This is a predicted structure of a 1488-nucleotide RNA (small-subunit ribosomal RNA) from an uncultured bacterium. The sequence is in RNAcentral, with records from Greengenes. Its mean pLDDT, the model's own confidence on a scale to 100, is 83. Its Rfam family is "Bacterial small subunit ribosomal RNA".
RNA sequence: UUAGAGUUUGAUCAUGGCUCAGGAUGAACGCUAGCUACAGGCUUAACACAUGCAAGUCGAGGGGCAGCAUAAAACUAGCUUGCUAGUUUUGAUGGCGACCGGCGCACGGGUGAGUAACGCGUAUCCGACCUACCCAUAACUCGGGCACAGCCGCUCGAAAGAGCGAUUGAUUCCCGAUAUGUCUUUAGAGUAGAUCUAAUGAUGAAAGAUUCAUCGGUUAUGGAUGGGGAUGCGUAAGAUUAGGUAGUAGGCGGGGUAACGGCCCACCUAGCCGACGAUCUUUAGGGGUUCUGAGAGGAAGGUCCCCCACACUGGUACUGAGACACGGAUCAGACUCCUACGGGAGGCAGCAGUGAGGAAUAUUGGUCAAUGGGCGGAAGCCUGAACCAGCCAAGUAGCGUGAAGGAUUACAGCCCUACGGGUUUUAAACUUCUUUUAUAUGAGAGUAAUGUGCACUACGUGUAGUGUAUUGCAAGUAUCAUAUGAAUAAGCAUCGGCUAACUCCGUGCCAGCAGCCGCGGUAAUACGGAGGAUGCGAGCGUUAUCCGGAUUUAUUGGGUUUAAAGGGAGCGUAGACGGGAUGUUAAGUCAGUUGUGAAAGGCUGCGGCUCAACCGCAGCACUGCAGUUGAUACUGGCGUCCUUGAGUGCGGUUGAGGUAUGUGGAAUUCGUGGUGUAGCGGUGAAAUGCUUAGAUAUCACGAAGAACUCCGAUUGCGAAGGCAGCAUACUAAGCCGCUACUGACGUUGAGGCUCGAAAGUGUGGGUAUCAAACAGGAUUAGAUACCCUGGUAGUCCACACGGUAAACGAUGAAUACUCGCUGUUGGCGAUAUACAGUCAGCGGCCAAGCGAAAGCAUUAAGUAUUCCACCUGGGGAGUACGCCGGCAACGGUGAAACUCAAAGGAAUUGACGGGGGCCCGCACAAGCGGAGGAACAUGUGGUUUAAUUCGAUGAUACACGAGGAACCUUACCCGGGCUUGAAAGUUAGUGACGGACUUGGAAACGAGUCUUCCCUUCGGGGCACGAAACUAGGUGCUGCAUGGUUGUCGUCAGCUCGUGCCGUGAGGUGUCGGAUUAAGUUCCAUAACGAGCGCAACCCCUGCUGCCAGUUACCAGCGAGUAAUGUCGGGGACUCUGGCGGGACUGCCGGUGUAAGCCGUGAGGAAGGUGGGGAUGACGUCAAAUCAGCACGGCCCUUACGUCCGGGGCGACACACGUGUUACAAUGGUAGGUACAGAGGGCAGCUACUCAGCGAUGAGGUGCAAAUCUCGAAAGCCUAUCUCAGUUCGGAUUGGAGGCUGAAACUCGCCUCCAUGAAGUUGGAUUCGCUAGUAAUCGCGCAUCAGCCAUGGCGCGGUGAAUACGUUCCCGGGCCUUGUACACACCGCCCGUCAAGCCAUGGGAGCCGGGGGUGCCUGAAGUUCGUGACCGCAAGGAGCGACCUAGGGCAAAACUGGUAACUGGGGCUAAGUCGUAACAAGGUAACC
Repeated sequence: UUAGAGUUUGAUCAUGGCUCAGGAUGAACGCUAGCUACAGGCUUAACACAUGCAAGUCGAGGGGCAGCAUAAAACUAGCUUGCUAGUUUUGAUGGCGACCGGCGCACGGGUGAGUAACGCGUAUCCGACCUACCCAUAACUCGGGCACAGCCGCUCGAAAGAGCGAUUGAUUCCCGAUAUGUCUUUAGAGUAGAUCUAAUGAUGAAAGAUUCAUCGGUUAUGGAUGGGGAUGCGUAAGAUUAGGUAGUAGGCGGGGUAACGGCCCACCUAGCCGACGAUCUUUAGGGGUUCUGAGAGGAAGGUCCCCCACACUGGUACUGAGACACGGAUCAGACUCCUACGGGAGGCAGCAGUGAGGAAUAUUGGUCAAUGGGCGGAAGCCUGAACCAGCCAAGUAGCGUGAAGGAUUACAGCCCUACGGGUUUUAAACUUCUUUUAUAUGAGAGUAAUGUGCACUACGUGUAGUGUAUUGCAAGUAUCAUAUGAAUAAGCAUCGGCUAACUCCGUGCCAGCAGCCGCGGUAAUACGGAGGAUGCGAGCGUUAUCCGGAUUUAUUGGGUUUAAAGGGAGCGUAGACGGGAUGUUAAGUCAGUUGUGAAAGGCUGCGGCUCAACCGCAGCACUGCAGUUGAUACUGGCGUCCUUGAGUGCGGUUGAGGUAUGUGGAAUUCGUGGUGUAGCGGUGAAAUGCUUAGAUAUCACGAAGAACUCCGAUUGCGAAGGCAGCAUACUAAGCCGCUACUGACGUUGAGGCUCGAAAGUGUGGGUAUCAAACAGGAUUAGAUACCCUGGUAGUCCACACGGUAAACGAUGAAUACUCGCUGUUGGCGAUAUACAGUCAGCGGCCAAGCGAAAGCAUUAAGUAUUCCACCUGGGGAGUACGCCGGCAACGGUGAAACUCAAAGGAAUUGACGGGGGCCCGCACAAGCGGAGGAACAUGUGGUUUAAUUCGAUGAUACACGAGGAACCUUACCCGGGCUUGAAAGUUAGUGACGGACUUGGAAACGAGUCUUCCCUUCGGGGCACGAAACUAGGUGCUGCAUGGUUGUCGUCAGCUCGUGCCGUGAGGUGUCGGAUUAAGUUCCAUAACGAGCGCAACCCCUGCUGCCAGUUACCAGCGAGUAAUGUCGGGGACUCUGGCGGGACUGCCGGUGUAAGCCGUGAGGAAGGUGGGGAUGACGUCAAAUCAGCACGGCCCUUACGUCCGGGGCGACACACGUGUUACAAUGGUAGGUACAGAGGGCAGCUACUCAGCGAUGAGGUGCAAAUCUCGAAAGCCUAUCUCAGUUCGGAUUGGAGGCUGAAACUCGCCUCCAUGAAGUUGGAUUCGCUAGUAAUCGCGCAUCAGCCAUGGCGCGGUGAAUACGUUCCCGGGCCUUGUACACACCGCCCGUCAAGCCAUGGGAGCCGGGGGUGCCUGAAGUUCGUGACCGCAAGGAGCGACCUAGGGCAAAACUGGUAACUGGGGCUAAGUCGUAACAAGGUAACC
């Protein structure tokens, strides 16, 4: 001393990117702000700068004296000597402007433009060097001389300044002397050199001042300090920068320098650098260190320290110990300023400050008190270095804004609420306490040590010490004391997940939020506000940037079969790595030791500020570099051996290995001839095409080119691509056997070279087949396709080019090791392909192991080693630009802007498939009857309307809600009214209410007259009116907020769970498989064993039967009675009624099968394999239906969206659809006669019966609250008639007359009678129901209901069929399996052009820049050299010239930016156009 999370999916694992939580900052912005300490503060324009200051000092070097002070003298004034004041003179004194001279100005301070470099860092070296001031040592300091500032006089100029003349000093300058020095030559010592010694020749010094103490000056040597130079190593990016270089590389000789050196020059040589990255381009000051990180690393280089570079830009030198000099000079350039226009001046990247730029960075402050620097002997002067203060929350650290108690958790307020309450909340109030801070008053350090003045002491006599006095900007600051009093002091962000913290209101895909995922379309914990909460706190958030997380560039520490990623293959260079033994060396390596690794910083310890930050001291660390001494296992170097790696040889053997040349038959097409006749060919079906000029077919002969049937095989060979008739020649390789030879010769392989399918290109051949392009025919909405008929390049050969493929085992090469089984090819051995063994291949299955999984598994994707290649999110894009290659096509190399939060892999569960298998269903088929045509009824759409209320809309709406719309219903429209309301509840009060009558009105509703309570247990109650309130009311919206209910898949056989097991996991298993069943029904098998909801059964009806019971039902036997009847007595047998039972279970038999079960005109039985029917509807699907049945959250209306009334509408009508009725007729119609049900209903009811009416019905009237009375069959059967016709079919429509219900039948009822007599003659495409008491057909009943638009719905019985071979097809469903790019799940997903908008980008006639290089011309200042007729006594100099150069000009190129008409593609953008390419066999398999 190492933490993770969100986000791809329906879910999962892995890959992979994006994002977040942390820390940091010279920061900025927003809101807010009490104090203290410490540290920090132009990151941008090395942009331009007003003003002030930032480098002076020395009078103890000098001449002097402008100014100041003193002194002296003179004069003047006030005035009496004297004093005071003023003026003048005197350098006389203190001092001193300017000047000469010395030292300093090369330090200190600033900035980071340039620089990719010996610039920096580190280490080493200089025998190749310098060093003022300082220290030590030795020696010296002698004698002369010429000038020049200043001052004075004059001249020019606006100024800056300049010039001339005269004169003068020095520690200025010059000459001479001397000198241990330097140089030359010689000799000697020494080891070659270095060095030393001696001698010869040449040459070179000095300065004085003074207060008398000293301070200086010169030479030499050494030291110290500071510098200069050289070298090793380290120190950015780009190869879309691969070649660079002529003083270039080296030499010899010179020059120059403090010194080495092409540093410079002459000559000679032709080298030198570079893939270990030269050159070029871009970027950048380097380090100590700082931030981050577990570390390794990554990023940074502000403050502080070291080094470098620069000082407006670019040159140049001078002075000097030191500069090519920030506050010096000179030249050129740009800019600014002054000007008398002639000329001049300037350089804040010093401290402040100004403007500008910018998101952004401070005072034109104080002091030299301290520390340090310069000068001076010193006092001292100077010092924007420094120390202090000011401003700024810009950072770090510390402190405070109070503490304790205080509740029925009080009353209020805000907020929420289920209305009970909750929360804010011990919070407040209140009580007690404290006083940091604040305010006031007072006291008050330390930073001070020196130094200096004075006095004294000691001695070594200019030093030390003592005493005393004095020196503080900050500042009356820190600190301390006292007083007052909770008094002076809290915000910011967040609250969907990540991520701590939740509710209400507003808004309604709007406004907005957002770091990622994502929120917002009327119930938003995600927007805005509020209440509350959370986090941090004098700060809190946001933005920007860096590290981390990110093992997401992986040395530590990743990968490459399918996720991104193995080069198409081989040979091979450099490089990297490399067998056994032995010797040596000591480069790597290891150990000891020495030096260094500055300080600060870091860590640890101790200490100082009240603590801390901060600071001081000590130790450690600084993982490095170099020297030195050892060690020698391993690696390396150099030797000597070895044979096992590798190679050679010998003997066999194998094969579609390669190249070339020949050769063979079949087929195809064509040609010729024969036979032969009408078609052929082709397709899903056709047509184009060929054919009576004889095709196709068939026979014979001939020609041509191409490919090689069978054998033939997860067989063989080859490095890969690839290789297939047969033969020959040439040639290569592998394997096996033996072990003769060499002796590590090996492996890999960046660049390089070679090979490299198909298509393609060039030239020349060849061309039978097939066949891009193209043409025609089809198909189609279209069809530039799929299909068909033709057909050219090409396909073939030769020689060149090209160099790519899904060039794949999507798996680089090599070596070693690691369980097995099995097939096969070649060899060995053996008689033998018996069997076993062994070597080398080619395959299959599996263990361990590995892997995300699928899978791989001695032919590894296992375990290890070596080398090479490649990857780092998707798209843009293998594109653009550049370069290289190519005849071209094109190939190789290969980005960015921009954009997205994914893209992708494997596996899982579903769903789906114009995938597969199995199975079922009136699903089809086989049948019967319908619908679709007509008329009418009814529902719907549409239209209309004042309104035609609303809902239901594929299946699963449409005779549905509605099982009864004339009013009512009623929800709609018009009009008229009411407003606590039409209805209900609570509480007072009144006693009526009501009834009768008159009256307005359409009614509701009013106006008026008369009359007037009931019951009572006496408490009260009933009823009504009316008042005030609390309440109401809404068929208004949301079925996408809901409950409940319902439809559908579907009465389909499924849907799940517990435990166990398998899988990293989602999940799987069970539930699969083989049988069987109506069934996940049952059996067998089985890592499953069991269980639940469904199935079945239990329930009801019905079919047979037993027992019990018998009225209103029944009546056999007995009796009575009638015209007749169970009519009566009676009976309990029968039918029936209705209660309890029985019965059916594949139980029995035969066959079959392991079993479950199945089969049988089996038996028995009323019934036979679920007997028939009903009820019963799993988990779930469709945001399916319903807020208008009811309930209910939210929203909305409240003199109306509530409510009452009258009238109208829901009934409209060009039309379209659904469901039905009646028909079209003879299996029928009409007329007459006649028979038989079941299940129900009935008192405001059903009604017998009688009478009237043609009838609907009316008038009477009886029975029955029902097994008692009542309602009532039809088809059928018998007879007659009609005779195929728009009819004696059919009944619509219409006219007339009536009946019934009801206040009321106009809109808008039903029924009856008479008359009328429409369409319709069996219905196109298409479509519905039904498998037995079913379809079909016939009537009956009921609910609703005054009546009824009922032909509907729900039930009931009567009569009563046909057909099912079968599962190919249509539809729906179940199981298994397969593919998938679908998961909103195929009504899915998704591609491309075009059209529109926006964005970035490539090309582009050109246009405008930029930096660098080259050539030529010109060329300032300046050094050097030459010259020097002028100056000078001379030395020398001016001048002139030459070389070089900054700068300027011209020219042609290259490179690199910006911009541009137009143009190319790309990306993005809810609902544009055209198609449907891909995903399923995606409907032509897809892809390269």